The part of an RNA shown here (small-subunit ribosomal RNA, central domain) has 349 nucleotides and comes from an uncultured Clostridiaceae bacterium. It matches the Rfam family "Bacterial small subunit ribosomal RNA". Gene Ontology terms of the family: ribosome and structural constituent of ribosome.
[in-house]
Context: one part of a larger RNA
RNA sequence: CUGGGUGUAAAGGGAGCGUAGGCGGGUAGACAAGUUGGAUGUGAAAUACCGCGGCUUAACCGCGGGGCUGCAUCCAAAACUGUAGAUCUUGAGUGAAGCAGAGGCAGGCGGAAUUCCUAGUGUAGCGGUGAAAUGCGUAGAUAUUAGGAGGAACACCAGUGGCGAAGGCGGCCUGCUGGGCUUUAACUGACGCUGAGGCUCGAAAGCGUGGGGAGCAAACAGGAUUAGAUACCCUGGUAGUCCACGCUGUAAACGAUGAUUACUAGGUGUGGGGGGACUGACCCCUUCCGUGCCGGAGUUAACACAAUAAGUAAUCCACCUGGGGAGUACGGCCGCAAGGUUGAAACUC
Numbered sequence: 001c002u003g004g005g006u007g008u009a010a011a012g013g014g015a016g017c018g019u020a021g022g023c024g025g026g027u028a029g030a031c032a033a034g035u036u037g038g039a040u041g042u043g044a045a046a047u048a049c050c051g052c053g054g055c056u057u058a059a060c061c062g063c064g065g066g067g068c069u070g071c072a073u074c075c076a077a078a079a080c081u082g083u084a085g086a087u088c089u090u091g092a093g094u095g096a097a098g099c100a101g102a103g104g105c106a107g108g109c110g111g112a113a114u115u116c117c118u119a120g121u122g123u124a125g126c127g128g129u130g131a132a133a134u135g136c137g138u139a140g141a142u143a144u145u146a147g148g149a150g151g152a153a154c155a156c157c158a159g160u161g162g163c164g165a166a167g168g169c170g171g172c173c174u175g176c177u178g179g180g181c182u183u184u185a186a187c188u189g190a191c192g193c194u195g196a197g198g199c200u201c202g203a204a205a206g207c208g209u210g211g212g213g214a215g216c217a218a219a220c221a222g223g224a225u226u227a228g229a230u231a232c233c234c235u236g237g238u239a240g241u242c243c244a245c246g247c248u249g250u251a252a253a254c255g256a257u258g259a260u261u262a263c264u265a266g267g268u269g270u271g272g273g274g275g276g277a278c279u280g281a282c283c284c285c286u287u288c289c290g291u292g293c294c295g296g297a298g299u300u301a302a303c304a305c306a307a308u309a310a311g312u313a314a315u316c317c318a319c320c321u322g323g324g325g326a327g328u329a330c331g332g333c334c335g336c337a338a339g340g341u342u343g344a345a346a347c348u349c
Stems, first nucleotide, its partner, number of pairs: 003321004007303002012317001014201004021194003025088003030083002033081002035077008049065006091191001092188003095184005103177007110154001115149007125136002162169002206247006215241002220236004258316006266294011298305002322349003331342004
């Protein structure tokens, strides 16, 4: 390379948008680049293959045959691909009418709780643990009442519920704004799918500048435990956690399952729509979209998956090819740094 693979054995890019490229719906014609058939020329000889023959045999040599899978030109065919037009509506999109939602951004507001401060009541303890101690408290703590300050998070509702491409999103109100679903079938008429590079987004921790700082809490200090205890437990506590702007670009970024399309038994729950039936919001029947469970065929090494496929097919991308060395070294690119990304070999089993 070919092949075979990628839920758990090695292997799906963290996610989206999209460039080149690859692939691409129905109909009737046209052309003939690919494609197919035929003809002609060429495809040197030697070698190789098959057959026959010559040296006593073989090696070696001679003769004949086929082939040389290719290329060029001409003629022909028009199913498929292609090309340039025409046309269609089912793919895709637009419009119209509705619907649900923690989707995003900004501003404002609210109550509970913790902590602190002030004042009142009140007195000797509080706190903490397996048990203690460090710690706090007669300079009046803990408890309790009233008032105030400040920061962060939003109990119940809450649901294998919802929304988002992923990361993720949860008090209430307002404004701005993205996407989705259903119904309709007025409009466009293949405008589609995927997507190397590229661009954008991307939890937590971390970094820079400036704010903020209630609680929690790496580091750190002390008390315990212990043979020791650089831990687990306790008392404290700084970065950080929060906000603004900028950077970082990684995660078991997981469904460990790439995207899109079509097809292939059922049953049952739940979220959002539509239609029918009904006196009826209900119940029932049906249909579309989502989200779960069970299960048949089929698949699978097994576990399991099973219309939300890991089944049956198609297109495109990414990735794998024994373990260690190693996601290391070197170099490149990126970063303020931390580091990220790309990514070997010797050697060894």